[in-house]
Molecule: c-di-GMP-I riboswitch aptamer
Organism: Deltaproteobacteria bacterium
RNA sequence: CUCUGCUCAAAGCAAACUCGGAUAAAUCCGGGGACGCAGAGCCACGAGGCUACGGUUUUUAUUAACUACGCUUGUCGGGCCGCCAGA
Numbered sequence: 001c002u003c004u005g006c007u008c009a010a011a012g013c014a015a016a017c018u019c020g021g022a023u024a025a026a027u028c029c030g031g032g033g034a035c036g037c038a039g040a041g042c043c044a045c046g047a048g049g050c051u052a053c054g055g056u057u058u059u060u061a062u063u064a065a066c067u068a069c070g071c072u073u074g075u076c077g078g079g080c081c082g083c084c085a086g087a
Stems, first nucleotide, its partner, number of pairs: 002087004012037002017032006035074001041080003045077003048072003054067004
């Protein structure tokens, strides 16, 4: 340096649910809580997914459709950095 994660050490994160808060929503933040995670560390760059305030079209309608400039890295890929062990 590359590959691998059977074993060891030291640490780390925290799903569902729940309480409080922010948001139009998706979702996020904090407390509790652990399903899991060897990058579940960082970056919305590519694909996918979620939402639709506003906008466009539409409707008898307070209806319906589309739309990201809002989100999601714990969906996958890519980039950057990194612990331990083995080969």